Record summary: Predicted 3D model of a 77-nucleotide RNA (SAH (S-adenosyl-L-homocysteine) riboswitch aptamer) from Kutzneria buriramensis. It was read from a public genome assembly, where an Rfam model found it. NCBI's taxonomy places the organism under Bacteria, Actinomycetota, Actinomycetes, Pseudonocardiales, Kutzneria. Of the family's consensus pairs, 100% are formed in the model. It matches the Rfam family "SAH (S-adenosyl-L-homocysteine) riboswitch aptamer". Rfam links the family to the GO terms S-adenosylhomocysteine metabolic process and regulation of gene expression.
[in-house]
Parts: sequence; C1' cells; structure tokens
RNA sequence: GGAGCCGAGAGGCGCUGCGACGGACGAGGUCCGCCACGCUCGGCUCCGUGUGAACGUCACAAGGGCGCCUCCCCAAG
Repeated sequence: GGAGCCGAGAGGCGCUGCGACGGACGAGGUCCGCCACGCUCGGCUCCGUGUGAACGUCACAAGGGCGCCUCCCCAAG
C1' cells in the first nucleotide's frame, strides 16, 4: 500500500438515480431491474513493498444527493 472479515460513525420514512451488480438485446454499446455507507476510522487475518526488531503509552474523529420526522446535547425565548 492492497484485499477480506468484524465493529463503529444516534435512528427512521419518502424521492431521484451515477458507478458497481443482475438480465435481455439489434452488442466495444443500448434498454430494463436493483441501488444514497460505494466513504472514513478502529481491530484482526492474508498478500506485496519498505524498514533492525520487540514491548509500552497516547489518541480515536471528519464526511455522506434532495425533502421530512424522531432522538441526544447546548443555547435563546
């Protein structure tokens, strides 16, 4: 750095729909379906790269199309 699994980011309803995914087709694309955690952080595992190694300590948020609602904290009235 990449991949996978788990957890977290308060919780819902509705709408549209890019990518990905699935299907069909007249097939380098078109149409239909599905679709607003696909993002980030933490832990573990694996792979690659770099690095002497091990142990310990500290910290743990910021975002997420549009509309509405609930919840929590603070403030004002």